[in-house]
About this RNA:
Small-subunit ribosomal RNA, 5' domain from an uncultured bacterium, 519 nucleotides, folded computationally. Model confidence (mean pLDDT): 82 of 100. RNAcentral holds the full RNA, with entries from ENA and SILVA.
Context: one part of a larger RNA
RNA sequence: AACGAACGCUGGCGGCGUGGCUAAGACAUGCAAGUCAAACGGAUCCGUUUCGGCGGAUUAGUGGCGAAAGGGUGAGGAAUGGAUAGGUAACGUACCCUGUGCUUCAGGAUAGCGUCAUCCCUUAGGGGAUUUCCGAAAGGGGCGGUAAUACUGAAUAAUGUCAUUUAUUGUAAGAUUAAUGACCAAAGAUUUAUCGGCAUAUGAGCGGCCUAUUUCCCAUCAGCUUGUUGGUGAGGUAAUGGCUCACCAAGGCAACGACGGGUAGCGGGACUGAGAGGUUGUUCCGCCACAUCGGGACUGAGACACUGCCCGGACCUCCACGGAGGGCUGCAGUAACGAAUAUUGCGCAAUGGGCGAAAGCCUGACGCAGCGACGCCGCGUGUAGGAAGAAGUCUCUCGGGAUGUAAACUACUGUCAGGGAGAAGAAAGUGCGCUUCGGCGCAUUGAUCUAUCCCAGAGGAAGUCACGGCUAACUUCGUGCCAGCAGCCGCGGUAAGACGAAGGUGGCAAGCGUUGUUC
Numbered sequence: 001a002a003c004g005a006a007c008g009c010u011g012g013c014g015g016c017g018u019g020g021c022u023a024a025g026a027c028a029u030g031c032a033a034g035u036c037a038a039a040c041g042g043a044u045c046c047g048u049u050u051c052g053g054c055g056g057a058u059u060a061g062u063g064g065c066g067a068a069a070g071g072g073u074g075a076g077g078a079a080u081g082g083a084u085a086g087g088u089a090a091c092g093u094a095c096c097c098u099g100u101g102c103u104u105c106a107g108g109a110u111a112g113c114g115u116c117a118u119c120c121c122u123u124a125g126g127g128g129a130u131u132u133c134c135g136a137a138a139g140g141g142g143c144g145g146u147a148a149u150a151c152u153g154a155a156u157a158a159u160g161u162c163a164u165u166u167a168u169u170g171u172a173a174g175a176u177u178a179a180u181g182a183c184c185a186a187a188g189a190u191u192u193a194u195c196g197g198c199a200u201a202u203g204a205g206c207g208g209c210c211u212a213u214u215u216c217c218c219a220u221c222a223g224c225u226u227g228u229u230g231g232u233g234a235g236g237u238a239a240u241g242g243c244u245c246a247c248c249a250a251g252g253c254a255a256c257g258a259c260g261g262g263u264a265g266c267g268g269g270a271c272u273g274a275g276a277g278g279u280u281g282u283u284c285c286g287c288c289a290c291a292u293c294g295g296g297a298c299u300g301a302g303a304c305a306c307u308g309c310c311c312g313g314a315c316c317u318c319c320a321c322g323g324a325g326g327g328c329u330g331c332a333g334u335a336a337c338g339a340a341u342a343u344u345g346c347g348c349a350a351u352g353g354g355c356g357a358a359a360g361c362c363u364g365a366c367g368c369a370g371c372g373a374c375g376c377c378g379c380g381u382g383u384a385g386g387a388a389g390a391a392g393u394c395u396c397u398c399g400g401g402a403u404g405u406a407a408a409c410u411a412c413u414g415u416c417a418g419g420g421a422g423a424a425g426a427a428a429g430u431g432c433g434c435u436u437c438g439g440c441g442c443a444u445u446g447a448u449c450u451a452u453c454c455c456a457g458a459g460g461a462a463g464u465c466a467c468g469g470c471u472a473a474c475u476u477c478g479u480g481c482c483a484g485c486a487g488c489c490g491c492g493g494u495a496a497g498a499c500g501a502a503g504g505u506g507g508c509a510a511g512c513g514u515u516g517u518u519c
Stems, first nucleotide, its partner, number of pairs: 001518003005515005012379006018372002020337001026334002029332003034065003039062002042059007072290003081215008091207003096203001098201006104154004113144004117130005133140002160183006167176003188195002216262003223253003228250008265287004269280004292313005315326004343369001345368003351365001352363004382412004392403004416460001418455004425449002429444006463508005468489003474503005484491002
């Protein structure tokens, strides 16, 4: 000098930041991912009706997109990570931008829905027909029939893919051009003006993979390795590769530290220092890893997926004992742990994201507010005058001296807090109407914050540590090697400037001091 700090005493206001460092231990409750009716068939309700319909609202389901982002944490990991510089002639890409060309014809299912006990005839007895669901729950089953931008089939197609050939070009693997053959697609909606769908090319952005250099401690860790090192072939992948496999060779790494052990997320940065360096990685940004523990794949442009699926372990909950459910390292919050760390708040008004043609809906991202002197910064707790100097207190050589212009008193000011008024701005947009297509008019959108003005009146606002030397600041009383102090030297055994108290003084100040840690 610094801190994500803690502790003691004290505490007026505001701005901006910041706040579970310990148990990646366990979690009650609520919320954190939906949206589209302009893809689809239904259902419910309302209005209207010329009884045919028409219009509006809501929505469980099918379908589409999203859910791989955003948010959290740092357990693991010393290299499959990070950083820097390159490579990919070894790769992918939904949404986005810009092009080109298409958008033809047909089909059978399935969810929702209905039903799983009803119907008919006689009569007051009955008879007949079809058929007879399970479970406590979670949930599952049979039968019937239905739609689509769901699914399937056919057609068409190059600049696409594959094969063969030709030409040009490249240092090789290759790239480009041309010809021939084979192969691959689609979906419609509606307010008629648009929104979509399919194939393909380029771009941007994003991602996969590879290489070099670099990246903590221990040698009281010295040898390590058999898919190991390389080759051929095959498989696999979007793609290279022992990534995997068969065969062949016997290699590969290592005192420039292999292998083993310990510790640790990495970087931009942060702190300190004249610098070199040392220490560190909280908040914010980039990358990585993880999501109760271990494993696995599915879907998809993208995951081996925090609030998806399956299996196993531990733990917890419900149960009619047959079974079933759960995962806060999201935001709040709870107990526990600990020296120690906040509200079960408001709002989608702004910024951003998802869906939608749009209106809009969702969004604990985010914007705000609340709590904490935890930090930094700013402001205030009055200003001027006022005695050779009140009282009180302390001290004294009893004359005096100190507190001290301090107070009282007089005259002012009005920051902040308090009360009242006010409402610009943070608002860009959106809807309706008009339009000369440039815009214009009207209406409307603020969770939260606030400029400014008025009122009153010094009123509501100062502590803490030290005073032997280092080190700014001194006396009296009490105590008597006791009680105690202390960072070091050291004080205290009857005159203690070092202990305790008081008066005074010095430092800093809404803080001051102590402890811890780093330089």